[in-house]
């Protein structure tokens, strides 16, 4: 210097060929229990790393550009 993958919620990750962004743990409340843990209910949760395109519509396709990582020189 090249080539490729990652990038979504505190945290690990989904989001089948572009159609109102979801699950688990973790936190909080509330049932159960004599109490606690488990176990059940429920709540808050996200400008989907930035920026510009395409589109009726973009986590999802295109371009740049941040960070991380693995490979070659």
């Nucleotide at each position: 210097g090249g080539u490729c993958c990652u990038u979504u919620a505190a945290c690990u990750c989904a989001a089948c060929a572009g159609g109102u962004a979801g699950a688990g743990u973790a936190u909080c409340c509330g049932g159960c229990u004599c109490a606690u843990a488990a176990c059940c209910g429920g709540a808050g949760c996200g400008u989907u790393c930035c920026g510009a395109g395409u589109u009726c519509g973009a986590u999802c396709c295109u371009c740049g550009g941040g960070a991380g990582g693995a490979c070659c020189a």